[in-house]
Predicted 3D model of an 80-nucleotide RNA (c-di-GMP-I riboswitch aptamer) from a Desulfuromonadales bacterium. The coordinates come from a structure-prediction model, not an experiment, and the mean pLDDT is 84. NCBI's taxonomy places the organism under Bacteria, Pseudomonadati, Thermodesulfobacteriota, Desulfuromonadia, Desulfuromonadales.
RNA sequence: UUUCGACAAGAGCAAACCCGUAGUAAUGCGGGGACGCAAAACCAUGGAUCCUUCUUGUGAAGGACUGCCAGGUUGCCGAA
Numbered sequence: 001u002u003u004c005g006a007c008a009a010g011a012g013c014a015a016a017c018c019c020g021u022a023g024u025a026a027u028g029c030g031g032g033g034a035c036g037c038a039a040a041a042c043c044a045u046g047g048a049u050c051c052u053u054c055u056u057g058u059g060a061a062g063g064a065c066u067g068c069c070a071g072g073u074u075g076c077c078g079a080a
Stems, first nucleotide, its partner, number of pairs: 002080004012037002017032006035067001041073003045070003049064006
């Protein structure tokens, strides 16, 4: 440097669900809680999905989601 995550150690994140709170909603935030995660770190760039409004052409506009899949940037430990 490249590929990989079999074994080991330390650290990190936190699904469902519950409580509070913001939002018409998708969903966000805080606390509890752990199904899982080596990028479950960051970026809504492309696609998918979801919500709202308008329209009836199933299309347009606005929004949500990165723990759905790609892409970009960075990155711990270990093995080959």